RNAcentral holds the sequence, with entries from ENA. Bacterial RNase P class A from Duganella lactea, 336 nucleotides, folded computationally. Of the family's consensus pairs, 92% are formed in the model. Its Rfam family is "Bacterial RNase P class A". Rfam classes the family as a ribozyme. The organism belongs to Duganella, within Bacteria.
[in-house]
RNA sequence: GAAGCAAGCCAGACAGCCGCUGGUCAGUGCGUAAUGCCUGACGGGAGGAAGGUCCGGACUCCAUAGAGCGGGGUGACGGUUAACGGCCGUCCGCUGAAAGCCUCUCACGAGGUAUAAGGCGAGGAAUAGGGCCACAGAGACGAGCGUAUUAAGUUACGGUGAAACGCGGUAACCUCCACCUGGUGCAAUUCCAAAUAGGCACGCGAUGAUGUGGCUCGCGGAGCGUGCGGGUAGGAAGCUUGAGCGCUGGAGUAAUCCAGCGCCUAGAGGAAUGGCUGUCAUAGCGCGGGUUCGCCUGCGCCGUAACAAAAUCCGGCCUAUCGGCUUGCUUCAACU
Numbered sequence: 001g002a003a004g005c006a007a008g009c010c011a012g013a014c015a016g017c018c019g020c021u022g023g024u025c026a027g028u029g030c031g032u033a034a035u036g037c038c039u040g041a042c043g044g045g046a047g048g049a050a051g052g053u054c055c056g057g058a059c060u061c062c063a064u065a066g067a068g069c070g071g072g073g074u075g076a077c078g079g080u081u082a083a084c085g086g087c088c089g090u091c092c093g094c095u096g097a098a099a100g101c102c103u104c105u106c107a108c109g110a111g112g113u114a115u116a117a118g119g120c121g122a123g124g125a126a127u128a129g130g131g132c133c134a135c136a137g138a139g140a141c142g143a144g145c146g147u148a149u150u151a152a153g154u155u156a157c158g159g160u161g162a163a164a165c166g167c168g169g170u171a172a173c174c175u176c177c178a179c180c181u182g183g184u185g186c187a188a189u190u191c192c193a194a195a196u197a198g199g200c201a202c203g204c205g206a207u208g209a210u211g212u213g214g215c216u217c218g219c220g221g222a223g224c225g226u227g228c229g230g231g232u233a234g235g236a237a238g239c240u241u242g243a244g245c246g247c248u249g250g251a252g253u254a255a256u257c258c259a260g261c262g263c264c265u266a267g268a269g270g271a272a273u274g275g276c277u278g279u280c281a282u283a284g285c286g287c288g289g290g291u292u293c294g295c296c297u298g299c300g301c302c303g304u305a306a307c308a309a310a311a312u313c314c315g316g317c318c319u320a321u322c323g324g325c326u327u328g329c330u331u332c333a334a335c336u
Stems, first nucleotide, its partner, number of pairs: 001332010012280007020045002023042005029037002047307001051318002054316005059185001061183002071181005076090005091123001092121004100113005124176002129174002131170003141166001145158004189237004199228006211219002244263008281304001284301007
């Protein structure tokens, strides 16, 4: 220098003003059955995928999740983990560039051939059994058929095809083997608890209760009072301290694990995480200058620019993604 790959990181920055949300503190503030509300100050407030809901777990209730049948899933070997269909390592198979080499060509070029890093693999069993085997081929799973040969279906060969006269192929067809597997998903689940109307118990009531503005009279005529209990509205918990994050050291090829130190980093609930202004950086666009033609540079415009946004929480997988940065690996060629 050419070619091919892999891994990691960022996801505009700063300042000012105005909001939203939830936290702490304060208030001679307001209010509820209860939770609270208002005002002020201080500090917190989306992602690498928060997404799809595909796989695995934590947690929850159903019986403590146990047995049989059925269903579903996984499948080389070893390791890792809370667990997995994930991840790591190894084996096997396939794939994998420039160059080189071979063939053809006058040449340009065309065709063939190999491996590196890397990538991919639904990679158990075909002598348990069933099914299927395109095209070609006389014949495709079951033996027959043709030619030659032999005492004898006795032996040999048979165009095509992946497979042909046979212990053939196919399990990404049924099946068999080994292992795993109960259902439900935070709208799970639990607690507190109005008003009104039912329910239960006790008491009072046609010898007239309750009601009728406080009392008496009068009127009126069948309920009334107290307590308990279930459910609803409403409120609270679950709910974010966790298989957590960062740094350092150690074990291990690695995934991963161990130790020490430090940190606390959204928690809403019809659902906040936003808006405006200014300066700067990135991308893009226009005009001009330079250039070794790769790009560099001056001025101006634009105004944040891709995919997309938590909803019980984790580990993965998959999918989407503007632009940028960093590191590493392999092969070949040239030069020193």